[in-house]
């Protein structure tokens, strides 16, 4: 270097659930909370769900792949 992923070290994110706000709505955002994540980072390119004022126009990255990044090193 790749691949792997610990009862190692440090750090990170944060599920229902609860207050507050946005929105028609799937959902988002900000406190709070920790189910769980080694990519639970970023990205709607494919598949997939899912929503509406439905010929179109959003969402969902914590389903799944495809791309770009990135800490740590036991076996």
């Nucleotide at each position: 270097c790749a691949c792997c992923g610990a009862u190692a070290a440090g750090a990170g994110c944060a599920a229902a659930g609860g207050u507050g706000g946005a929105g028609c709505g799937a959902u988002c955002c900000a406190c709070u909370g920790a189910c769980g994540c080694a990519a639970a980072g970023c990205c709607a390119c494919g598949g997939g769900c899912c929503u509406c004022a439905u010929u179109g126009a959003g969402g969902c990255a914590g389903c799944c792949g495809a791309g770009c990044u990135g800490c740590c090193g036991a076996a």

About this RNA: The prediction has a mean pLDDT of 90. c-di-GMP-I riboswitch aptamer from Desulfuromonas sp., 75 nucleotides, folded computationally.